[in-house]
Molecule: transfer RNA
Organism: Candidatus Yanofskyibacteriota bacterium
RNA sequence: GGGCGCUUAGUUCACUGGCAGAACGUCCCGUUUACACCGGGAAGGCAGUAGGUCCGAUUCCUACAGCGCCCA
Numbered sequence: 001g002g003g004c005g006c007u008u009a010g011u012u013c014a015c016u017g018g019c020a021g022a023a024c025g026u027c028c029c030g031u032u033u034a035c036a037c038c039g040g041g042a043a044g045g046c047a048g049u050a051g052g053u054c055c056g057a058u059u060c061c062u063a064c065a066g067c068g069c070c071c072a
Base pairs, nucleotide, nucleotide: 001071002070003069004068005067006066007065010024011023012022013021018055026042027041028040029039030038048064049063050062051061052060
């Protein structure tokens, strides 16, 4: 320098066009002498950044940034 992939809740990942979910974690309640387990509930992200397309975008397109892999 060239090519490809990824970037969504604290963490690991879904959702791939109609205003975003799960597991674990955190907090509260129940249970226990207590802790843990278990049961119930809650908070927490507008989806890397900026544009574009569309009635409507996390989802499509472009640029940039970060990370990873391959080639030179």